Predicted 3D model of a 95-nucleotide RNA (c-di-GMP-I riboswitch aptamer) from Marinobacter lipolyticus SM19. The source organism's lineage runs through Bacteria, Gammaproteobacteria, Pseudomonadales, Marinobacter and Marinobacter lipolyticus. Its mean pLDDT, the model's own confidence on a scale to 100, is 88.

[in-house]
RNA sequence: ACACGAUAAUGGCAAAACCGUCGAAAGGCGGUGACGCAAAGCGACCGGCCUAAGGCUUUCUUGGUAUAAGAAGCUACGGCAGCGGCGCCACCGAA
Repeated sequence: ACACGAUAAUGGCAAAACCGUCGAAAGGCGGUGACGCAAAGCGACCGGCCUAAGGCUUUCUUGGUAUAAGAAGCUACGGCAGCGGCGCCACCGAA
């Protein structure tokens, strides 16, 4: 230095749930709280997953002429880094 990682040390983060708040939602942020985490630090590049405001539709319903309203289907330009991979950066040092 690279890999690796403990019943070590110093510290760190914080799932669910509840409260507040932003958001159409997924979800984010703050507080309480700890299920867990050696990158549970950072980044949506690849795969995956979640949502569908807006948009689209040879579908359905209402309506009865306006390309109106509702339903259904599809769709990420919205998300998840605590799903995997990848990239960047970092504390400690037993085997």